This is a predicted structure of a 91-nucleotide RNA (c-di-GMP-I riboswitch aptamer).
[in-house]
RNA sequence: UUUCAUUAAAGGCAAACUUAUUGAAAAAUAAGGACGCAAAGUCAUGGACCUAACGCAGAUGUACCUCUGUUAUGGUUGCCAGACCGCCAAC
Numbered sequence: 001u002u003u004c005a006u007u008a009a010a011g012g013c014a015a016a017c018u019u020a021u022u023g024a025a026a027a028a029u030a031a032g033g034a035c036g037c038a039a040a041g042u043c044a045u046g047g048a049c050c051u052a053a054c055g056c057a058g059a060u061g062u063a064c065c066u067c068u069g070u071u072a073u074g075g076u077u078g079c080c081a082g083a084c085c086g087c088c089a090a091c
Stems, first nucleotide, its partner, number of pairs: 012037002017032006035078001041084003045081003048076003055070005
């Protein structure tokens, strides 16, 4: 210099699961725990996926309640792109 992840050393992150808390849920946070990860670092911008409380529509019903469908304004970057940034460093 490159930014490939084949290799060494040092370090980093932490899936499932468990407990607690928050939440309507998806899920998140903290502690434990390691399946994995060379961007499993940051950003929900595009796609994809998850949820459906409120709203809307419908059913029932005198009405309230209840049920069904739909809806992201709620989430996932450890689903894929895109943007930004970046540690060590053999050959």

It was read from a public genome assembly, where an Rfam model found it.
Rfam family: c-di-GMP-I riboswitch aptamer. Rfam links the family to the GO term cyclic-di-GMP binding. Rfam describes the family as follows. GEMM was predicted in a large-scale screen for bacterial structured RNA regulatory elements.
The model forms 100% of the base pairs in the Rfam consensus.